The RNA shown here (transfer RNA) has 72 nucleotides and comes from a Phycisphaerae bacterium. It matches the Rfam family "tRNA". Rfam classes the family as a transfer RNA. The organism belongs to Phycisphaerae, within Bacteria.
[in-house]
RNA sequence: GCUGGCAUAGCUCAGGGGUAGAGCGCGUCCUUGGUAAGGACGAGGUCGUGGGUUCAAUCCCCACUGCCAGCU
Repeated sequence: GCUGGCAUAGCUCAGGGGUAGAGCGCGUCCUUGGUAAGGACGAGGUCGUGGGUUCAAUCCCCACUGCCAGCU
C1' cells in the first nucleotide's frame, strides 16, 4: 500500500428499515436472627464520526477514525 472483519449500556454480546434488548454488574425493596442464595422493581445508550438513500436508518450506500486478521 491492497483486501476483509469489527465498533450498540460499566463488561460480554443480540438486534431482519418502523420509538433499542439480554446476561453479568449497579441501585432500591421483599425474603432471613444475620449473611449468601433467591425474587420484584429501577437507573444507565446522542447505536464510533460525518455525509447520502428513504416518509422513516442501529440496520442500506460512501468517506473518515480506531482495533483485529490476511496479502504484498